Predicted 3D model of a 72-nucleotide RNA (transfer RNA) from Callorhinchus milii. The organism belongs to Callorhinchus, within Eukaryota. Rfam family: tRNA. The sequence is in RNAcentral, with records from Rfam. The prediction has a mean pLDDT of 81.

[in-house]
RNA sequence: AGUCCUGUAGCUCAGUGGUUAGAGCACUUGCCUUACAAGCGAGAGACUUGGGUUCAAUGCCCGGCAGGGUAA
Numbered sequence: 001a002g003u004c005c006u007g008u009a010g011c012u013c014a015g016u017g018g019u020u021a022g023a024g025c026a027c028u029u030g031c032c033u034u035a036c037a038a039g040c041g042a043g044a045g046a047c048u049u050g051g052g053u054u055c056a057a058u059g060c061c062c063g064g065c066a067g068g069g070u071a072a
Stems, first nucleotide, its partner, number of pairs: 002070006010025004018055001027043005048064005
């Protein structure tokens, strides 16, 4: 070089062609506490990249990049 799979929040994962992309843990903050933890409330934070199809792409198609599996 071949072939297959994966890429979504700091981490682990959902998600679906169309409304505001969700959850757990983590983080920030308020309440509570003498204080910490736990608990309750609020908040910030993400679709790997280029092109194509489409009225509309995170989701479909092609290529790149990164990671992994397989065979030699």